[in-house]
RNA sequence: GUGCCCGUGGCGCAACUGGACAGCGUGUCAGAUUCCGAAUCUGAAGGUUGAGAGUUCGAGUCUCUUCGGGCGCA
Numbered sequence: 001g002u003g004c005c006c007g008u009g010g011c012g013c014a015a016c017u018g019g020a021c022a023g024c025g026u027g028u029c030a031g032a033u034u035c036c037g038a039a040u041c042u043g044a045a046g047g048u049u050g051a052g053a054g055u056u057c058g059a060g061u062c063u064c065u066u067c068g069g070g071c072g073c074a
Stems, first nucleotide, its partner, number of pairs: 001073007010026004019057001028044005050066005
């Protein structure tokens, strides 16, 4: 230089053929339980879906540009 794949709460991942409020686990916080903890149970907060633009009634998903990471080729 070039081809392919990935990027979504703090961390690890889902989200089908574009469809309604983007979910799950873990972590954090609060409460219940306990003599106190751990474990367990309940609840809550936390996401401009890497960034920008486009298509569409509607984009995490499609298109373009760009940034970062991984693998291959030269």